Small-subunit ribosomal RNA, 5' domain from an uncultured Gammaproteobacteria bacterium, 522 nucleotides, folded computationally.
[in-house]
Context: one part of a larger RNA
Order: sequence, then structure tokens, then C1' cells
RNA sequence: UUGAACGCUGGCGGUAGGCUUAACACAUGCAAGUCGUGCGAGAAAGUAUCUUCGGAUAUGAGUAGAGCGGCGGACGGGUGAGUAACGCGUAGGAAUCUACCUAGUAGAAGGGGAUAGCCCGGGGAAACCCGGAUUAAUACCGUAUACCUCCUUCGGGAGAAAGAAGGCCUCUCUUUGAAGCUUUCGCUACUAGAUGAGCCUGCGUAAGAUUAGCUUGUUGGUGAGGCAAAGGCUCACCAAGGCGACGAUCUUUAGCUGGUCUGAGAGGACGAUCAGCCACAUUGGGACUGAGACACGGCCCGAACUCCUACGGGAGGCAGCAGUGGGGAAUAUUGGACAAUGGGGGCAACCCUGAUCCAGCAAUACCGCGUGUGUGAAGAAGGCCUGAGGGUUGUAAAGCACUUUCAAUUGUGAAGAAAAGUUAGCGGUUAAUAACCGUUAGCCUUGACGUUAACUUUAGAAGAAGCACCGGCUAACUCCGUGCCAGCAGCCGCGGUAAUACGGAGGGUGCAAGCGUUAAUC
Repeated sequence: UUGAACGCUGGCGGUAGGCUUAACACAUGCAAGUCGUGCGAGAAAGUAUCUUCGGAUAUGAGUAGAGCGGCGGACGGGUGAGUAACGCGUAGGAAUCUACCUAGUAGAAGGGGAUAGCCCGGGGAAACCCGGAUUAAUACCGUAUACCUCCUUCGGGAGAAAGAAGGCCUCUCUUUGAAGCUUUCGCUACUAGAUGAGCCUGCGUAAGAUUAGCUUGUUGGUGAGGCAAAGGCUCACCAAGGCGACGAUCUUUAGCUGGUCUGAGAGGACGAUCAGCCACAUUGGGACUGAGACACGGCCCGAACUCCUACGGGAGGCAGCAGUGGGGAAUAUUGGACAAUGGGGGCAACCCUGAUCCAGCAAUACCGCGUGUGUGAAGAAGGCCUGAGGGUUGUAAAGCACUUUCAAUUGUGAAGAAAAGUUAGCGGUUAAUAACCGUUAGCCUUGACGUUAACUUUAGAAGAAGCACCGGCUAACUCCGUGCCAGCAGCCGCGGUAAUACGGAGGGUGCAAGCGUUAAUC
């Protein structure tokens, strides 16, 4: 000094940390959704009215719940198994990609065929699957065009797109609606930026020589393929190289770093929390989608295990947050809230968020406070010792006079809240007093924590001290018991009848809500 544990003891608060062992197995709940301003469709219960008692209509409601489609599930969160490696750290490099975001240039024309859902039918125990009919889109596919991009034998060739919402005006005129114009959000191609990512290299980054030789895509070249991109990355052919006592190869151990602990420093040990990077997601392999994954809560295959089954077949993956069993000396609640910060979706309102913010548990650690203060000698009683006179506990107690921190109790009560919304004004935009954006003022509200912090009322010394040690090292001594026994012990060593060393008592010493012991490290 510690992510500690154990024994005895235990008043309060603040701040921090809390499975170091089995990367063991997991019941249950939650942890990634969102968008109706992309699209078509669309219930039910309940209520009311009518009824031929079958039902119908309205409302519920264009709501719930599904489906297609878009974006996000590659972030955030966990763990350290593997990895001695360009993995990490540091300093450089060139042959690359980058959704959303920012700036800019150009464009957004005109068509088509499907499909889910719904409906009908069928199979299956289920998971789910099949067939028929029908339908939409910012889903899909041609055509046109090409500022531009790519390819090129420099003649040329190839390549896009999607609409939605609000407003205005005209026509039909009466409301919707269509065309047109326009604003906002989107769409396509390209350029630049920003951000993020991939790749290469120098140097540094454990132990063992009781590991001395290792290597055949191995080392290099040519050509081709592949990739976003350089490259034996892969393949064909050719050459026979490449590494190694400056420690190759092999074995063992290990995530790395900023840092943490210690130390005067140099060093040594460690890598919990927090931050950066890497790797992994039951185990092994694989790709798909996508800007990005070879994807923790996606897919497929093999394996082990668990569960359901009508035995034909299916389902699952807490090293997310809680929680359970097990292992262990040992490590917490199946809590609250999205109020704040941040993230995803959305024009927005808002929704989601076990990230996060809070609360709960345990003296686990650090820090702070308290358990009273003053006075009080008859040096009370009791205890212990005694040379029996006395000494000591000891101003300690009692008594007297005060105070009330903290806890208890009464009430008041910040800050964490800025936004968003709405009304009005102004400015920008525009044909526009719409819409949208910015800004100013007013209004209306939004707090899990929370019975918050803080202040305040009331009452009374009232509710609050232990642990280890006392032979030397090492601060602190006597009596009784025991008699090499029982026992102590970190080292030296104590104990065999006067033990300051064992056990008890009185007294003392040291720390103190802790004190000791054990373990580990400097």
C1' cells in the first nucleotide's frame, strides 16, 4: 500500500469502489427500436339506435395489431478466453473506402410488370409451410437525357433519379379534386471537406539453450486473378532462395497502453475502477445483407448441452442489467426514472434507451464529525496492591453549573430546467399577409432523486467505545493460578513451585468506529 478476507466490536455523514475463483450452467423479467410527412389495407370489446332476434347501422376508429418500405440493430453495454503479434505504444508512409453531416455544380422526363398484407383453399401436434385470386409504394425493372463519372483500340462505348407534406391561384365553380406555381423535407450524378475505418514500415514491448537449427507458397521474379486498396493475398511458370547465438524454431506464461503502488531517486511490482486500442460472444467453420459485420440479444452448417413433441420434427445461447445454482476465504437489489447528459428513429409532437442519472445492501476504502463542556478532595464507596502506616484506580465518579453538533422531532424550502408548446412583434425566404427558419416579449407547463441540500421548532446529557498489546527488538508491571503440564511464539526464546513471556485480575501503553490477524507487493 490493497478490488482484500477472517476474529472481536460498531453512532452519523460525504466521496469512491464492490465475482480477483468456474470464458461454469442458467428459471424469470427487462436491455433496439422507430417512422402514417413512403405504401396499400384495417379489427374487437364496450356504448347507442333499429330488429323479421339471424343481425344491421352509428360510434369506438382510420384507433389497436400486423404487412411491404426506409433508417437504425457494425453505436452504446459486457468479458479478457485467445494472442509474445505491426496486437499494443510511439514516429512516419501511400496504393484506399467513408451512410448520416457541411459547401458547391448539374439534374429530377416518360413508362412497365410484379409481390407481401387482406380473402379463399390445403398440410402440420407445433414451429411454420404450400397453392389460388387480387392490390400499393420513396419496393423492383426497362426507355430517354448526361454538367459529370468510368472504360477506351481515342473512332467511340457504358452509367441515374422518387416522391411526400403545407400554401396560393386559375378551371369545373359549390365543396372536394385535377393541372400549374411555390416553400420545406427528401431523390440522382459528381467534386471538395469533415469524421470514421482499412493497409504498410522504423524502433520499443515476458521467461527458458535442461529448446539449435527452422522454412516449400517457403524467399524472389514474370504474368494473370482477386480486393475499396499495396502485397504469395491466390494461381501458373521460372529461379533457389529466406530466417538464425544481435537467439530463429519450440515450450511456458500473458490482453497492451495512459497509468497505479512503492521508493530520495534510479529502479521494482502491478495493469481493479476511469480513458484509448485490440480480441471474443456455448464450441468450430462459413458466408449473406449493408457505407460499414464475416455481426453478443441476425442467418446457415457441424458438435456438446438443455427444453418441447402427437416421435414425423422443432426451440435455445446472461462474458447486457437484476437474479438463481455451483465454485470459493470472498464480492450487492429479480429497485426508480427517462428529470438531466448522450444515443436511435421521426418535419415535429413524441416513442425507445438496465447507456446514463439516482436510490437500496455491506465499516470495503479514504475523509470529516460525534459519543459532552466547566467546576468538583470528604481524595467517598467498591476493586487491586501493601512493609497494614498507607498507595493506586482518581477530578475519575457522585454533586453543582452549562451547551445541544450529529441522531430524534416540527415546519419552511433552493439548485440541478434549458428546452418544447402556444400567442404577439420583427427579420430571412417567397409572388405571398401561407408554410418554414431565426430572434424578442408574454403565457403555459416538464424533477426519478425527494419526507433532497440548507434553514428552522421542540426536548433532554439525553441515543452513541472498542480492539490489540505490556521479557528484548517495542511505548507500557504487579498479584493470583499453573508447575517442561496446560499453553505462548514474528525472531531470540518463555514454562521443571516465588513465571513482568502461559491463564485470570488490577493497573498501564498504543490506536480508535475501528482494532488486530492472515495473504500479497515495494
Its Rfam family is "Bacterial small subunit ribosomal RNA". Rfam links the family to the GO terms structural constituent of ribosome and ribosome.